[in-house]
Molecule: Bacterial large signal recognition particle RNA
Organism: Planctomycetota bacterium
RNA sequence: CCGUGCUAGGCGGAGGGUUAGCGGUCCUCUGUACCUGCAACCCGCUCCAGCAGGGCUGAAUUCCCCUGCGAGGCUUCGGUUUCAAUACGGGAGCGGCUCACCGAGUGUUGAGGGUCGGAUCCCAUGCGAUGGGCCGCCGGCGAACCGGGUCAGGGCCGGAAGGCAGCAGCCCUAAGUCGGAAGGCUCAUGCGCCGUGGGGCUAUCUGACCGGAGCCACGGAAGCCGUCACCCGACGGAGGCCGUCUGUCGACCAGGGGUGCACGG
Numbered sequence: 001c002c003g004u005g006c007u008a009g010g011c012g013g014a015g016g017g018u019u020a021g022c023g024g025u026c027c028u029c030u031g032u033a034c035c036u037g038c039a040a041c042c043c044g045c046u047c048c049a050g051c052a053g054g055g056c057u058g059a060a061u062u063c064c065c066c067u068g069c070g071a072g073g074c075u076u077c078g079g080u081u082u083c084a085a086u087a088c089g090g091g092a093g094c095g096g097c098u099c100a101c102c103g104a105g106u107g108u109u110g111a112g113g114g115u116c117g118g119a120u121c122c123c124a125u126g127c128g129a130u131g132g133g134c135c136g137c138c139g140g141c142g143a144a145c146c147g148g149g150u151c152a153g154g155g156c157c158g159g160a161a162g163g164c165a166g167c168a169g170c171c172c173u174a175a176g177u178c179g180g181a182a183g184g185c186u187c188a189u190g191c192g193c194c195g196u197g198g199g200g201c202u203a204u205c206u207g208a209c210c211g212g213a214g215c216c217a218c219g220g221a222a223g224c225c226g227u228c229a230c231c232c233g234a235c236g237g238a239g240g241c242c243g244u245c246u247g248u249c250g251a252c253c254a255g256g257g258g259u260g261c262a263c264g265g
Base pairs, nucleotide, nucleotide: 001265002264003263004262005261006260009057010056011055012030013029014028015027016026020046021045022044023043024042034054035053036052037051038050063258064257065256066255067254068253072249073248074247077243078242079241080240081239082238083237086234088233089232090231091230093227094226095225096224097223098222101220102219103218105215106214113210114209115208116207117206118205119204120203121199122198123197124196125195126194127192128191129189130188131187132186133185134184135183137180138179139178140177141176147172148171149170150169155164156163157162
C1' cells in the first nucleotide's frame, strides 16, 4: 500500500421557548436527513446528560476537532399598523336648566304689577229645540149569531084589516186598529253665540280703573348638569411589518488537521 472481517463512531444540525441543567415533544431557520413507541396540568435523563426496541453504515466525500463565511434567531430603541379596553382629558353633536349681553318681537295708541268685575268650569232651574208616550180632534177600516137602522124573500098571529119577530143585502156604529196634522199634559236630552240664581275663581283670556317702563325668551352668545354609537389626544396591554445600537449563538458551505483492531498478500 492492497484485500477480507470487525469495533468506536454515525444515520441531521441550529436558534427561540421551557428547565437547576441537558435532550425530546412545541415554534422558527437550514435543506433532505433509518423505522416504531412515549411526552406540556409534560416525557426521559444528570455533565460522554432523551429512554426502550429493531435496522443500515462504518475508519472516511460520510466520524471527531479548529478556522472562515454567514441564512436565521435572541438582546436595545424607534416608526407604522391592527385589535380589545378605559371611574382619563379636550372638542363637536344632542337634551335639560339658568341668565338677559346682542339681535328679533312687543310696549307711552300704556308693559309688568295692583283693585273691582266678566268669561271659560260646576250645581239647580226657566225658555226654546228635538225625540218618545198619553189625552182630545179629523179621516179610513171595523160585529156569521150574542150592536143599531132599514129589513126583499120567507115565517108567526089574525076571518080580514092588520100586527109581531127577523136571516141575507145595504147603511151606521162600539171595542179595536191604521193614518194625519195645529193643540194639551208628561218624560227624556252627547241640543242652544238663550235666560235666572248659587258656587268656584289654582290657571288662561278679558273689561273698567290705578300706575308709569318695562315685558318676552324666538335666534345667537355665556354658565351649569347630563348623555354620547362621532373626532382628537393620553396611559398602559397584545399581535403583525419595517428600520436600528451593542453583545451573543449560529444552519448550510469552504479550507485545514485528527482517528482504530484482527488476519492474509